[in-house]
Context: one part of a larger RNA
Formats: sequence, structure tokens, C1' cells
RNA sequence: UUGGGCGUAAAGAGUCCGUAGGUGGCAAUUAAAGUCUGUGGUCAAAGACCGGAGCUUAACUCUGGAAAGGCAAUGGAAACUGAAGAGCUAGAGUUCGGGAGGGGUAGAGGGAAUUCCCAGUGUAGCGGUGAAAUGCGUAGAGAUUGGGAAGAACACCAGUGGCGAAGGCGCUCUGCUGGACCGAAACUGACACUGAGGGACGAAAGCUAAGGUAGCGAAAGGGAUUAGAUACCCCUGUAGUCUUAGCGGUAAACGAUGGAUACUAGGUGUAGUCUGUAUCGACCCAGACUGUGCCGAAGCUAACGCGUUAAGUAUCCCGCCUGGGGAGUACGCACGCAAGUGUGAAACUC
Repeated sequence: UUGGGCGUAAAGAGUCCGUAGGUGGCAAUUAAAGUCUGUGGUCAAAGACCGGAGCUUAACUCUGGAAAGGCAAUGGAAACUGAAGAGCUAGAGUUCGGGAGGGGUAGAGGGAAUUCCCAGUGUAGCGGUGAAAUGCGUAGAGAUUGGGAAGAACACCAGUGGCGAAGGCGCUCUGCUGGACCGAAACUGACACUGAGGGACGAAAGCUAAGGUAGCGAAAGGGAUUAGAUACCCCUGUAGUCUUAGCGGUAAACGAUGGAUACUAGGUGUAGUCUGUAUCGACCCAGACUGUGCCGAAGCUAACGCGUUAAGUAUCCCGCCUGGGGAGUACGCACGCAAGUGUGAAACUC
């Protein structure tokens, strides 16, 4: 390489957009590039294959013949693929009418709690632990009442509930704004799917600059524990956590399951919308579409399990894997302020 694979054994890129490329709906027409078929030419001889002959046979030699296939040429076919022009509406998109939502972003507001400050009451403890101590407190703590300040996070509602491509998103109100869903079927007429490179977004920690800092809290200090204790426990506490503008680009970035389309039993929850039944009306009940769960036919699977949200049956496109260690290391290159990230071996060894 071929083949075989990628939920858990090695293997789905963190996610999306999109260039080239690959692939692509229905029904006709035309030419005939691919495709199929006929014909002649050519592919030296030797060798290989088939028949015959000659050395006693064979090897060997001589002689005759044919096929398959390749190449270009030429005649024909038109089902499929491609091409051209002209069509269709089931894919896709637009339009109209709806309602749902912690989707994003900016601004404004709110209450509980915590800490601190001021004042009142009040007196000897508080705090902490397995037990203690460090710590705080007669310069009046802790407790309690009133007032004030600050920062961060938003209890209940809250739900295998909702939204988002993923990361993620939850107090209330307002502005701006993205997407999806349902119903109608007016419009376009294949405009589609995937996507090497490329681009954008991307938790936490980290970095740069300027702010902010209540609580928590790497580092650090102290008290304990212990043989020791650079820990677990306790008292403090700096970066950080927060905001703005940039950088960084990684995670068990997980459903450890790439995207799209079609098909293949059901049952039962739940969210959004519509229709029917019912009703005065709303519920209830039945059905449909879209999402989100559980259980399960067939089938698949090494098993576990998956099972219309497939890991079933198929097609298209991309990514990735090929024994363990060495190693996500070395070297080179690119990016980065740095930390480092991306790409990514070999010797050797089992």
C1' cells in the first nucleotide's frame, strides 16, 4: 500500500463558517467525452501457449498456428455518468402569520447574606478542633440594636425542563440583535451535502496595561498532628478570582459516539406549536411536526450495551488509527511578551 477499523481495546479534529476538490433530485431533447460493441492496422525475431516434425527418447532444435490484452484510427448503440440548451417541484431558500426561550450585547435598578466603619445596650470571654494551640478580647471583643460603606454572587421558582455551533447561559426592567420551531403554500427553481488549505469563536488556569478587591484563596508565615509532615486539620494571608482593552488557544473541550440524507416494531414521560373532539369557554382526550428522556421488536456488538436522538440498513464527503516504552520527547519550522502551543521522529528496548 491493500485490507480492516475509530462509544469503552490504537483511532472523530473543541466547535462552526467556508475556498479548491469530491459527491449530488424528477422527466424529456441533442451531440457522443466516459461507457459498450464491430472492423482493419500495429505491438520485430527469439521466448511463453497449441499442433506437427528431427536427433533411439527427453532436454534441445526445426516448422505451422491461434488467443487474450494495449495503443491510436474508423463504423455503430444511447441505458448509465458527464456536457449543452430548455423544463418540473418532493431537496434547499425566500415571503406571510404566530407563539416559546438563563441565545448574545449594552445600560439602569433590587433584596438577602458577608466583611468593615460609627453609635447604643452589655460583660468576660470569643473563635477553632478528634482534642488543642496559634489568633481576637477589659484600650470593652463575641452577642444584640440602629446607621453607613464596599465588592462579589443572585436562595426559593428550578424540572434527565429551556436556549446556544461548541465553549457556555439563571435576580428584575429596558434598548439593540442572532438563531430555531409551528402554521399557510404565494415566490425562486437544485440554488444542495461535505469540506484539504484558510477564517472566526473557544471553560479554567496563565500573561500585558489600567482599575477594583467583600468573601474565598495557590505562594508564604504561624499553630497542631507525626518518627518526620515541605501534607491532610486550624489561625492569618499575597497573586488570583471581578471590570475594561489585548494576548494565549488548551481541557475527561465527553454522548469518550464527525457532518448530511433516506429507510427499519412499539410503549411511556416531558417542552414548544398546530389541528380535531369536547365545551358557553378553558381544561380533559386523540392526532401531527419539532426538541428532550426512559424502556424495549428486528438487527448490531468481544461483551457491556446501542436500538427512529442507532453503536441497525445504505450512500456521499472530511478527520483519524496501525504493538508497549522511548515520547507528545528531540530536531527543524511556524505562532507567542512569556508560559508554552501546533506540527512531530529516530536510535535503543520489551
This is a predicted structure of a 350-nucleotide part of an RNA (small-subunit ribosomal RNA, central domain) from a metagenome.
It matches the Rfam family "Bacterial small subunit ribosomal RNA".
Model confidence (mean pLDDT): 86 of 100.
RNAcentral holds the full RNA, with entries from SILVA.